Context: one part of a larger RNA
């Protein structure tokens, strides 16, 4: 000077408490350890690995096994040779391949012409080289995670100490906050905070199609005629500053009011100082260096990555009546569609199939929101709860569902009657709870991920304690 104490002060966070819902007990689904495998590729390890890298493993992917094949090579540049390219049959095989055939001369220079030459591609040759998802993230860039959106981290110059340093940055107040105010051997500065973008909540003006419809006409229907009021949609502005007012205060500021859609940062987002974990990545990428070169590369077919006594992490579904089934009928947001979204109708119980109209979309289509809301049954049983397993029968996708795909229907009907020790989230349009859509994606193991919106709560006395932070101080035999 730090660091560190089960020292002290002060102060903060869904830290605790007070609430609400949950995990841990059931099944299943998905990650991991283990263990087994011929392989079960690999990487991630408290918090901060573990529904993570993976936003889509049947083949591919795929780095992993087995077996069958190649060796200037599947990819790049250079050199020589012969041939245009290029499309194409059969034949042998798991397939890669490998053998044998069939069509076929274009582009530019030269040149009458034959011919040469040349770019592009192919084939065979020789070697320079390619290749590696082999290794070291404790050799790097780059990028990211954590503490922590925590309020800090430092310079110049000046003072001051022998010096390392200190001062500022401490002190009294106030704040989300090193924001501000006073004070002061310090005076200013910087990275951070905070504004400035972005979205949301009002309102104005412009500007009215595809959007909307108040008044005229009209209809099944905002269909149309018409209209720009409105609702929207989007571009531009307005607005919120503690700006006014009362009380407290030297100030900064606090507390309370008015007005206003909004009030003291209005909500939600981007945005993450100096640094710490030799954190995390040589497996995006890129690179030092070792290493490997008929193999640790390259192709191909099959497996596998889906294995299962077991153990632990995160979800789904649920043990039911505030439920569950039929009917019936209202209301979003935000989004995607041309190798797509697919209306309609016609088959089917139904996944679907057939046919096809409009859509590159404020026009058309996904697409019927769902929870609520009204009705009837069920009447406390492992049941009309609950839906796992397993039998058949089918649908689509795709070369191809055996290992290993979703979905449909008949039938089957399993555990579970709220979960021990222990633990997690969340403070408001939040928990909690309904349904919607998008990446990836030929299909799809998504109950994951990322948004969207509909209904909508309780509670917060307080800071004693538990965890994690800041400041100041104080102790150290620790750096």
């Nucleotide at each position: 000077u730090g660091a560190c104490g089960g020292g002290g002060g002060c102060c903060c966070g869904c830290a605790c408490a007070a609430g609400c819902g949950g995990u841990g007990g059931a099944g299943c689904a998905u990650g991991u350890g283990g263990u087994u495998u011929a392989a079960u590729u690999c990487g991630a390890a408290g918090c901060a690995a573990c529904g993570c890298g993976a936003a889509g493993a049947a083949c591919c992917u795929u780095a992993c096994c087995a077996g069958g094949a190649c060796u200037u090579g599947a990819c790049a540049u250079c050199c020589u040779a012969c041939g245009a390219a290029u499309c194409u049959u059969g034949u042998a095989g798991a397939g890669a391949u490998a053998c044998a055939g069939g069509a076929g001369u274009g582009c530019c220079c030269c040149g009458c012409a034959a011919g040469g030459g040349g770019a592009a591609u192919g084939u065979a040759g020789a070697g320079a080289c390619a290749g590696g998802u082999g290794g070291u993230g404790c050799a790097c860039g780059g990028c990211u995670g954590u503490c922590g959106u925590c309020a800090g981290c430092u310079c110049g110059u000046g003072u001051u100490g022998u010096g390392a340093g200190a001062u500022g940055u401490u002190g009294g107040g106030u704040u989300a906050a090193g924001u501000c105010c006073c004070g002061c051997a310090a005076c200013g500065a910087g990275c951070g905070c905070a504004a400035c973008c972005c979205u949301u909540a009002u309102c104005u003006u412009c500007a009215g199609u595809u959007g909307c419809c108040a008044a005229c006409a009209g209809u099944a229907a905002g269909a149309u005629g018409g209209g720009g009021a409105c609702u929207c949609u989007g571009a531009a502005g307005a607005g919120a500053c503690u700006g006014c007012c009362u009380g407290c205060g030297u100030a900064a500021g606090c507390a309370g009011g008015a007005g206003g859609a909004a009030g003291g940062u209005g909500g939600g987002g981007a945005u993450g100082a100096c640094g710490u974990c030799a954190a995390g990545u040589c497996a995006u990428c890129a690179u030092g260096c070792c290493c490997u070169u008929u193999a640790u590369g390259u192709c191909c077919u099959g497996g596998g990555c889906g294995a299962c006594a077991c153990a632990c992490g995160u979800g789904c579904u649920a043990c039911a009546a505030u439920g569950g089934g039929c009917g019936g009928c209202u209301c979003a947001a935000a989004g995607u569609g041309a190798a797509g979204c697919g209306a309609g109708a016609c088959g089917g119980c139904g996944a679907c199939g057939u046919u096809a109209a409009g859509c590159g979309g404020a026009u058309c289509a996904c697409a019927g929101a769902a929870a609520a809301c009204c009705g009837c049954c069920c009447c406390u049983a492992g049941u009309u709860c609950g839906g796992a397993u397993u039998g058949c029968a089918g649908u689509c996708u795709g070369c191809a569902a055996c290992u290993c795909g979703a979905c449909u229907g008949c039938a089957u009907g399993a555990a579970g009657c709220u979960g021990g020790a222990a633990u997690c989230g969340c403070u408001a349009g939040u928990a909690a709870u309904c349904g919607c859509g998008c990446a990836u994606c030929a299909g799809c193991c998504a109950u994951g991920g990322c948004g969207c919106g509909g209904u909508g709560a309780a509670u917060a006395c307080g800071u004693u304690c538990c965890c994690g932070g800041g400041c100041c101080u104080u102790g150290u035999a620790c750096a």
This is a predicted structure of a 479-nucleotide part of an RNA (small-subunit ribosomal RNA, 3' major domain) from a microbial mat metagenome.
Model confidence (mean pLDDT): 86 of 100.
Rfam family: Bacterial small subunit ribosomal RNA.